[in-house]
């Protein structure tokens, strides 16, 4: 340069027929047990804000009533060829 895959809360990872974003697990935070800790249990838990509401799928656009999902451009990664 060419081609393929990937990007999603604090972290890993889901949602593939376009239909409630963040299920499940980790971490955490309170609480229970405990003499006291670990462990196990319960219970919340993207972000902003007092609240109502807004705002989030690396970034920008377009398509559609409706986008992580489709399409286009572009940034990162990795990986193949040349």
């Nucleotide at each position: 340069g060419c081609g393929c895959a990937c990007g999603u809360g604090g972290c890993g990872g889901a949602a593939c027929u376009g239909g409630u974003a963040u299920a499940c697990g980790c971490g955490u935070a309170c609480g229970u047990c405990u003499c006291a800790g670990a462990a196990g249990c319960g219970u919340a838990u993207g972000g902003a804000g007092c609240a109502a509401u807004c705002c989030u799928u690396g970034g920008a656009g377009g398509u559609u009533c409706a986008a992580g999902u489709c399409c286009u451009c572009u940034c990162g990664u990795g990986c193949g060829c040349a």
A computed fold for an 82-nucleotide RNA from a Minisyncoccota bacterium, annotated as transfer RNA. Rfam family: tRNA. By type it is a transfer RNA. The same sequence occurs in records of 3 taxa. RNAcentral holds the sequence, with entries from ENA.